[in-house]
RNA sequence: CCUCCCGUAGUUUAACGGAUAGAACGCGGGCUUGCGGAGCCCGAAAUCGGGGUUCGAUUCCUCGCGGGAGGA
Numbered sequence: 001c002c003u004c005c006c007g008u009a010g011u012u013u014a015a016c017g018g019a020u021a022g023a024a025c026g027c028g029g030g031c032u033u034g035c036g037g038a039g040c041c042c043g044a045a046a047u048c049g050g051g052g053u054u055c056g057a058u059u060c061c062u063c064g065c066g067g068g069a070g071g072a
Stems, first nucleotide, its partner, number of pairs: 001071007010025004018055001027043005048064005
């Protein structure tokens, strides 16, 4: 320098272009317990950034950023 892949809660990860962006673990609170654990209930928490297409974008296009792989 070229080509390809990936980017969603703290972590792992869902979402034919149409949901209130869902879940698990973790975290906080409550119930329970002598204290804890387990169990049950509740809660907070995310789409890498800018443009574009579309009635509508997590999804499609583009540029950038970050990570990975291959080639020179």
A computed fold for a 72-nucleotide RNA from a Pseudomonadota bacterium, annotated as transfer RNA. The organism belongs to Pseudomonadota, within Bacteria. Its Rfam family is "tRNA". By type it is a transfer RNA. The RNAcentral record of the sequence draws on ENA.